[in-house]
RNA sequence: UCUGGCAUCGGCAAUGGAUUCUGCCGACCCGCUUGCGGGAAACCGCCCGACGCCUGUUGGUGCUGAUGACUCCUACUGCGAA
Numbered sequence: 001u002c003u004g005g006c007a008u009c010g011g012c013a014a015u016g017g018a019u020u021c022u023g024c025c026g027a028c029c030c031g032c033u034u035g036c037g038g039g040a041a042a043c044c045g046c047c048c049g050a051c052g053c054c055u056g057u058u059g060g061u062g063c064u065g066a067u068g069a070c071u072c073c074u075a076c077u078g079c080g081a082a
Stems, first nucleotide, its partner, number of pairs: 008027006016073003020069002028039005045063002047060005
């Protein structure tokens, strides 16, 4: 100096919140107000058609789900009871 792992910190995992767990990204850049602001990365579902060409864009009076996973709460919907 480079790379990887672990720990720690921050962010993320298609609709709200929380505990725990899992995975992913970063620990970098810029500015001046010197601890703040901006940015990067992770992330942004499925189906069908079209364009494009290996993975993107676009259209649809199309579909599922408040979880990445478990549990709980809230919102919505259906049924039943009072």

Fluoride riboswitch aptamer (crcB RNA motif) from a Verrucomicrobiota bacterium, 82 nucleotides, folded computationally. The organism belongs to Verrucomicrobiota, within Bacteria. Model confidence (mean pLDDT): 75 of 100.